[in-house]
Description
This is a predicted structure of a 94-nucleotide RNA (TPP riboswitch aptamer (THI element)) from Muribaculaceae bacterium Isolate-037 (Harlan). The sequence is in RNAcentral, with records from Rfam. Lineage of the source: Bacteria > Pseudomonadati > Bacteroidia > Bacteroidales > Muribaculaceae. Its Rfam family is "TPP riboswitch aptamer (THI element)". Rfam 15.1 lists 16,130 matches to the family in 8,693 species.

RNA sequence: CAGACGAAGCAGGGGUGCCCCUUCAGGAGCUGAGAUCAUACCCUGUGAACCUGAUGCGGAUAAUGCCGAUGAAGGGAGCUUCCCAUGGAAUUAG
Numbered sequence: 001c002a003g004a005c006g007a008a009g010c011a012g013g014g015g016u017g018c019c020c021c022u023u024c025a026g027g028a029g030c031u032g033a034g035a036u037c038a039u040a041c042c043c044u045g046u047g048a049a050c051c052u053g054a055u056g057c058g059g060a061u062a063a064u065g066c067c068g069a070u071g072a073a074g075g076g077a078g079c080u081u082c083c084c085a086u087g088g089a090a091u092u093a094g
Base pairs, nucleotide, nucleotide: 001087002086006082007081008080009079010078011044012043013042014041016038017030018029020027021026050075051074052073057068058067059066
């Protein structure tokens, strides 16, 4: 001098499905981090958060992206600071 990993701050991105009852305001059940305001959850290039493919394919289920493959596919939203493993250069001492 640079600095992985990690952390913090601010900023940004994203999804909100299936089924039952219903006085249509809502209530309850399933999966999940999150199922439409939670101002919460997740994700921000180490990017499967999320979208396209997909009104697709296979397996389950009361039903559903519920599970799996597709997927080393194609897209996709960031800066600063701190700490430090580590690396490089110079100087001094032995």